Molecule: transfer RNA
Organism: Minisyncoccota bacterium
């Protein structure tokens, strides 16, 4: 330098052109003589920008970062 490919909660994954799911973690609460443990409940995310659209996390161009090939 050329090419693909990825990017959603504190971690890890799912998801679709129309209220973004879950698990574990975090925080309340209840149960227990305390803890753990376990039941209930709460906060937390679409990687920037920019287009297409009535509406984009999802489609399309570009940016960063990260990975894998090429040379």
């Nucleotide at each position: 330098g050329c090419g693909g490919g990825c990017a959603u909660a504190g971690u890890u994954u799912a998801g679709u052109g129309g209220u973004a799911a879950a698990a574990c973690a975090u925080c309340u609460g209840g149960u227990u003589g305390c803890c753990a443990a376990u039941c209930a409940g709460a906060a937390a995310a679409u990687u920037c920008g920019g287009g297409u659209u009535c509406g984009a996390u999802u489609c399309c161009c570009g940016g960063u970062g990260c990975c894998c090939g090429c040379a």